[in-house]
């Protein structure tokens, strides 16, 4: 910083940006410096090299000679091979880091002192002879030395019993000097002891018998149980022994603001190892990489008899692995063995070589260049990028190439590097740019492709047809001889919190106490100085890191000097505070008296109610139980009542956020024993206190042993019930148990989800116990000690806590460290057991969670509202028939609408058309546009062929304007841009539209509150149809919407009077004409209603409820009007439109058919089932509207539909137009009818090219089903419902639909329990895709870890026992011969070989 959410605010994992690296893979690669290069197999190793040197120790041989010598060599002989150089396997250690110590040793070096005298004996090489494959050996002669040995001496050394005893050398060479011995001291160097530090596991708690001291003796250079006899019985341990696991340590390196983490590659010190394990020899020095000896594995040679060997040196090989070089040079430089040197040797070194492996420099050109060229990319098609970038025109040459010179490392010789570094010259922009990213975190964006696919991804996540997220391309963005990935390490992460975090609800207070050990601790006044602060000295290798200087052209590199190394050791000081000694006090703590309150424990003894049983009495059919029943109980007498008795448990009321206890937890009453508390008061002790790891106890229900008890109840259990089931919820029975004694268990949401102490910090009101004061009862006031509510400061994410803190402080303690696995498995303790305690891992997600918030939901509450129910009325659902829909069928039955909001819906009307569907036939620049071209009218008319489209012929042939140049209009014919598509996406869209819903609500602005979402306002109280208006109020005003303003109807006025209209006047069949505009009407404008007035009710309000006037009263009745949004609600098929697909077809055109199909089911309607009716005749009254391709009067004809003829009328004038139901008569009388009219048959009528599929009417006939309709179910509150007719739109014709008009005209509404919708306020929530959520466990499948598992197998380490090389040490080393030393013999010291013990 991204991520848990709608959104918020915490807590909390995950992830990312940084920095490093002995790296490694991917793609690219010019140049130089510098430095770095097996992190794995301490796997195995071919070859070559890495330790040799001294003739100035010593004989000898060879060879050269200038005869003076000189080389070179195997052997004895000295020095060095313990240096240097590799490598981390062991090791958890005085191993290493730091500081200290005493009991040593020390070649080579350095100071000093002395000394170097006199002998001997032997050997190896050489020869001479075997043995053997080979390594290597074996005898036998004689031979040297600085080898080896004896003897003398002895300042000093060493032992010593103080008397004595022991012990030295080596020489070369002749000048001078190298040597040698002894002693002493010195520096180096080593070896040993000690404080302190130095990983992780207690699911390792007890270890140890040379163990721990002690004496005595061996030992070693030395000090020690280092070893041994003997004695003693210790010694280590919770400040973590012993086991196990891991691992060189350290200066340092990285990382981090520091503290801290991680690390221990190169460089440097220190340690341990040299196939593997033991073990000693020689040496100052080793238990010895490039020595020996034994075993043991492995390679390897052989004559099968026996030998050889150790790259964890330098190159190198093979393996192994993601990975890590050349079998170079050179001793010139530093160093290091040897030498008197000269010199040898030196894979140490100092150099080249490979590798972008890392750090550091440098260039792949500079300048100018605008027609902003081409080309790419992208477009709104104008243009924009790519870009001064290229070209193109002036320049430069550093690096690399070519020539030529040419260093310093060397202080006299001596240069592997190397003709190198460096310079000078030449030639030309010539040789020389890649990589990763571009959704957000993050610097950077568009097109194409793809279509949840192929891919990405480091977290969150991209991808299902318009992907900045795959892939490609264009642009852009970083870094640049690189860049990116992967791997680790730190760091953000205050995510292990000393710096520097928590713990009521997020992960976390052990279920309470007592108390060990630890930690902490009240007040004065002394000492001494452990902690602690200061001064001073030692040391904290060099390197490294910082600083300030030099050297390399500059960096990197490399140097000089500083500083620093925060550490230890050690003196000197000082005395505040802690700690320690000693005194001393009373405040905390605790005793002592005198009062109190309590369901605190334990025992024992009692009391009533009620409940089952049981006896007896009365009495009769039920009872009992439940929403409602049944099982069960009763006529063998129950329930029910009455008296008696028997037993067990529990103990109403009082009783109370009263009381008592550490918690668990404690209730009738009496005794009786007994623990803690609270008050007052006064003497007394003198910090005696606080906490408490481990330990101890004490713990609710349950359970568990053993003996009792058992009335109620009541697991398991049986049975009714209930349900789709009901292993439950309810009923009736009913046993463990529930009581009593003992005795385990040891756990509860044992909770205040808050450990125990102290001290401090505003208050109000209640309660329980005691005290004092106001004289008293009551009340006050106060002071302790408990227990409660409310609230300030202050905390705190919030919710909340707030003197009983979750405030501010201090002490101990227990616990936390992202969900899940999981409080589980191994182990180990504890239990009769159930089963508790202590406690992980593998794997696996990116969230899990906490407080609060705004919606939405709820078989949650409160209020209210609506033809919501109810109370009427009339009807759907059943019959025929219309009409739409599923389905089904078909070549097609074109396509959409789908719950309420499809389905008489798009369609205000499918015979062709329409039409978009299917056949069959035809056109391709096209039926339609715009553009270029050539020609010219084009149309009509005729004829043929064909089902038409079409095709072929025939007749006729250009118009308008005009500057006469030409332009415009038509048409045909050509070419290509292009037309065209009712083809897809309604989930790319605009536009319209339905819905909730004409429900009252949706919001802002400022102000306030809130860490924020958010909240206030809009919530309360009243009141309305209304978020409607009034009061109140941290809110004050505002928007959209309510409501009015609109239309038209209702009642009056004014102006106008034709085509309306006629009272009075005159006149007619007739408002027909005169004549009028009163009056009706039409047309415009105006007035009217405002709760305006009264009375009441409410709060003096808003309102409301009743009256008055009034044509209307309470929004006066209807319509238009639809807030913010919800349904990815409909609609590419009205229209527009992105993208996609099709172009001789998916486009056009024409003929026929289809959309009209028909077992079926579903919605809408029509018509009816009749008498509130049907027929018949008569006779009245309407209104909104249409009309020239029309309305179509009148008259004539026809039974009728309707023909013929045309007067009027573009219409207040004519025409549709006789409304109809009513209202008078007649008739029918209850039948499937004189109801119904379906369906069939014939025969006409219209319309229309054309009624066959498939139009509508008419007249005859024919006369289906149907008698008022299950479950269900719509629709209506008044001029509404019902019921009757007329009449328009579309429309050649073709309505039961649709939209409108007027006539007749009603019935009910108690009320709001329930049904459904809707609004508001509150309340739960794990829901937010919001209950059509969300989410549990079983089972199937297929994977993945992990664990148990009859069991086998391996490895390690302990413990017992046996064998036990080689080797040190110990014993022994007898006889004979021969042999060495010693010797007058004796002896003494060694000895091969054998053995004992150790290993």
């Nucleotide at each position: 910083a991204g991520u848990u959410u709608g959104a918020u605010c915490c807590u909390g994992g995950c992830u990312c940006a940084g920095a490093a690296c002995g790296a490694a893979c991917g793609c690219u690669g010019g140049c130089g410096g510098c430095a770095g290069g097996c992190c794995u197999a301490a796997c195995a190793c071919a070859u070559g090299c890495a330790a040799g040197u001294c003739g100035a120790g010593c004989g000898a041989g060879a060879c050269c000679u200038u005869c003076g010598g000189g080389u070179c060599u195997a052997g004895c002989g000295g020095c060095g091979g313990a240096c240097g150089g590799g490598u981390g396997a062991g090791u958890a250690a005085c191993g290493c880091g730091u500081g200290g110590g005493a009991a040593c040793g020390u070649g080579c070096c350095c100071u000093u002192u002395u000394c170097u005298a006199c002998g001997g004996a032997a050997u190896a090489g050489c020869c001479u002879c075997g043995g053997g494959a080979a390594a290597c050996u074996g005898a036998g002669c004689g031979u040297a030395a600085u080898a080896c040995c004896g003897u003398a001496u002895a300042c000093g050394c060493c032992c010593u019993u103080u008397g004595g005893g022991g012990g030295a050398a080596a020489g070369a060479u002749u000048u001078a000097u190298c040597g040698g011995a002894a002693a002493a001291g010195g520096a180096u160097c080593g070896g040993c002891c000690c404080g302190c530090g130095u990983u992780g596991g207690a699911u390792u708690a007890g270890g140890u018998a040379g163990u721990u001291g002690g004496u005595g003796g061996g030992g070693u250079a030395a000090u020690g149980g280092c070893c041994u006899a003997c004695c003693a019985a210790g010694c280590c341990u919770a400040c973590g022994a012993u086991c196990c696991a891991u691992a060189g340590c350290u200066g340092g390196u990285u990382u981090g603001a520091g503290a801290g983490g991680a690390u221990g590659a190169u460089c440097a010190g220190c340690c341990a190892c040299a196939c593997u394990g033991g073990g000693a020899c020689u040496g100052a020095g080793a238990c010895a990489c490039g020595g020996c000896c034994c075993a043991g594995a492995c390679u390897c040679c052989u004559a099968c008899g026996g030998g050889a060997g150790g790259c964890a040196g330098c190159a190198g090989u093979g393996g192994g692995g993601a990975a890590u070089c050349u079998u170079a040079g050179a001793c010139a430089a530093u160093g290091g063995g040897g030498g008197c040197a000269a010199c040898c040797c030196u894979g140490a070194u100092c150099u080249a070589g490979c590798c972008a492996u890392g750090c550091c420099g440098c260039g792949u050109g500079a300048g100018u260049g605008a027609u902003g060229a081409a080309g790419g990319c992208c477009u709104u098609a104008g243009g924009g990028u790519u870009g001064u970038a290229a070209a193109g025109c002036u320049c430069u040459u550093u690096c690399a190439g070519c020539u030529g010179g040419g260093a310093a490392g060397a202080u006299a010789a001596u240069g592997a590097c190397g003709g190198u570094a460096c310079c000078a010259g030449c030639a030309g922009a010539a040789g020389a740019a890649g990589c990763c990213c571009c959704g957000g975190c993050u610097a950077a964006c568009u097109c194409c492709g793809u279509g949840c696919c192929a891919g990405c991804a480091g977290c969150c996540g991209c991808g299902g047809u318009a992907a900045u997220a795959c892939g490609g391309a264009g642009g852009g963005g970083g870094c640049u001889a690189g860049c990116g990935u992967u791997g680790u390490u730190c760091g953000g992460a205050a995510u292990u919190a000393c710096u520097g975090g928590g713990c009521g609800u997020a992960a976390a207070g052990c279920g309470c106490a007592c108390g060990u050990a630890g930690g902490c601790g009240g007040a004065c006044c002394a000492g001494a100085a452990a902690g602690u602060u200061g001064g001073g000295g030692g040391u904290g290798a060099a390197a490294u890191c910082c600083c300030g200087g030099g050297g390399c052209u500059c960096a990197a590199c490399c140097u000089c000097g500083g500083a620093a190394c925060u550490g230890c050791c050690u003196u000197c000081a000082a005395a505040a505070c802690u700690a320690u000694u000693g005194g001393u006090c009373u405040g905390g703590a605790g005793u002592u008296c005198g009062a109190g309150a309590g369901a605190g424990g334990u025992g024992a003894g009692u009391g009533g109610a009620a409940u089952u049983c049981c006896g007896a009495g009365u009495g009769u059919a039920g009872a009992g139980g439940u929403g409602a029943a049944a099982u069960u109980c009763g006529u063998a007498g129950a329930u029910a009542u009455u008296c008696g008795g028997a037993g067990g448990a529990a103990c109403a009321c009082c009783a109370g956020u009263g009381g008592c206890g550490a918690a668990g937890g404690c209730g009738g009453c009496u005794c009786a024993c007994u623990g803690g508390c609270u008050c007052g008061a006064u003497a007394c002790u003198g910090a005696c206190g606080c906490u408490g790891a481990g330990g101890u106890g004490c713990g609710a229900a349950a359970g568990c042993g053993u003996g009792g008890g058992g009335a109620g109840c009541a697991a398991a259990c049986a049975g009714g019930a209930u349900u789709a089931g009901a292993u439950a919820c309810c009923c009736u029975g009913g046993u463990a148990g529930u009581c009593c004694a003992c005795g385990c268990c040891g756990u509860a949401a044992a909770c205040g989800a808050u450990g125990a102490a102290u001290g401090c910090c505003a208050g109000u009101c209640g309660u329980c116990g005691g005290g004092u004061u106001g004289c008293a009862u009551g009340c006050a006031a106060u002071u302790c000690g408990g227990u409660g509510a409310c609230a300030c400061a202050c905390c705190u994410a919030a919710c909340g806590g707030a003197u009983u803190a979750a405030g501010c402080a201090u002490u101990c303690c227990g616990c936390c460290u992202g969900g899940g696995g999981a409080g589980u498995a191994c182990g180990g303790u504890c239990g009769c057991a159930a089963g508790a305690u202590u406690a992980a891992a593998a794997c696996u997600c990116a969230a899990a969670g906490g407080a609060a918030u705004u919606g939405a939901c709820g078989g949650g509450g409160g209020c209210c509202c609506g033809c919501a129910c109810a109370a009427g009325c009339g009807g759907u659902g059943g019959a025929g028939c219309a009409u739409g829909u599923g389905g089904u069928u078909u070549a097609a039955u074109u396509c959409g609408a789908a719950g309420c909001a499809a389905c008489g819906c798009g369609c205000a009307g499918a015979a062709c058309c329409u039409u978009a569907c299917c056949a069959a036939c035809c056109c391709u620049u096209g039926a339609c546009a715009u553009c270029c071209c050539a020609g010219g009218a084009c149309a009509u008319c005729c004829c043929c062929a064909g089902a038409g489209a079409u095709g072929g012929g025939g007749c006729u042939u250009c118009c308008a304007c005009u500057u006469c140049g030409g332009u415009g209009g038509c048409c045909u014919g050509g070419a290509g841009a292009c037309a065209g598509g009712u083809g897809c996406u309604g989930c790319a869209c605009g536009g319209c539209u339905g819905u909730c819903g004409u429900c009252a609500g949706c919001u802002c602005g400022u102000g306030u509150c809130g860490u924020g979402a958010g909240a206030u306002g809009u919530u309360c109280g009243g009141u309305u149809a209304a978020g409607u208006c009034c009061g109140g109020c941290a809110a004050c005003g505002a928007g959209c919407g309510c409501a009015a303003c609109c239309c038209a109807c209702g009642u009056c006025c004014c102006c106008a009077g034709u085509u309306g209209c006629c009272a009075g006047c005159a006149u007619u069949c007739a408002g027909u004409u005169g004549g009028g505009c009163a009056c009706u009407c039409u047309g415009u404008g105006g007035a009217a209603a405002c709760u305006g007035c009264c009375g009441g009710u409410g709060a003096u309000a808003a309102a409301c409820c009743g009256g008055a006037g009034g044509a209307a009263g309470g929004u006066g009745g209807g319509g238009a009007c639809g807030a913010c949004g919800u349904c990815a609600a409909a609609u590419c098929a009205u229209c527009a439109u992105g993208c996609c697909c099709c172009u001789u077809a998916u486009g056009g055109g024409c003929u026929g058919g289809g959309c009209u199909a028909c077992a079926c089911a579903c919605g809408u309607g029509c018509u009816a089932c009749a008498a509130u009716g049907g027929a018949c005749g008569g006779c009245a009254c309407a209104a909104c509207g249409a009309g020239u391709u029309g309305c179509g009067a009148g008259g004539g004809c026809g039974c009728g539909a309707g023909c013929c003829u045309u007067a009027g009328c573009g219409a207040a004038u004519c025409u549709u137009u006789c409304a109809a139901a009513g209202c008078c008569g007649u008739u029918c009388u209850c039948a499937g009818u004189c109801c119904g009219g379906a369906u069939u048959g014939u025969u006409c009528u219209c319309u229309g090219c054309a009624a066959c599929u498939c139009g509508a009417g008419a007249g005859c006939a024919u006369g289906a089903a149907g008698a008022c309709g299950g479950a269900a179910u719509c629709g209506c509150u008044a001029g509404u419902a019902a019921u009757c007719g007329c009449g328009g739109a579309u429309c050649a014709g073709a309505a039961u639909g649709u939209c409108g008009c007027g006539g007749u005209g009603a019935a009910u509404a108690c009320g709001u329990u329930c049904c459904c919708g809707g609004g508001u306020c509150u309340u739960g929530u794990a829901c937010a895709c919001a209950c059509c959520g969300c989410c549990c466990g079983u089972c199937a499948c297929a994977c993945c870890a992990c664990g148990a598992g009859a069991g086998u197998u391996c490895g390690u380490a302990a413990c017992a026992c046996c064998c036990g090389a080689a080797g040190c040490c110990g014993g022994u080393g007898g006889a004979g011969c021969a042999a060495c030393c010693u010797u007058u013999c004796a002896u003494u010291a060694g000895g091969a070989g054998c053995u004992a013990a150790c290993c």
This is a predicted structure of a 1399-nucleotide RNA (small-subunit ribosomal RNA) from an uncultured soil bacterium. It matches the Rfam family "Bacterial small subunit ribosomal RNA". Its mean pLDDT, the model's own confidence on a scale to 100, is 83. The sequence is in RNAcentral, with records from ENA and SILVA.